[in-house]
RNA sequence: GGGGCGAUGGUUCAACAGGAGAACACUGCACUCGCACUGCAGAGAUCGGGGUGCGAUUCCCCGUCGCUCCA
Repeated sequence: GGGGCGAUGGUUCAACAGGAGAACACUGCACUCGCACUGCAGAGAUCGGGGUGCGAUUCCCCGUCGCUCCA
């Protein structure tokens, strides 16, 4: 210098025929004498910038970081 893979709530991971979900964790309520467990409800995220499009995690371009391969 070039190729490939990856980056999503606090954590671990889904979602690529274009319309973001789960588990645990957190908050509130119920249950309990109280706590725990359990049930119900809720808040919380797409690495950054630009483009296409009604709409982008997804498609296109540039960049950053990590892993890996080639030189």
A computed fold for a 71-nucleotide RNA from a Myxococcales bacterium, annotated as transfer RNA.
Rfam family: tRNA. The family's RNA type in Rfam is transfer RNA. Rfam's curators write: Transfer RNA (tRNA) molecules are approximately 80 nucleotides in length.
Its mean pLDDT, the model's own confidence on a scale to 100, is 83.
The RNAcentral record of the sequence draws on ENA.
The same sequence occurs in records of 2 taxa.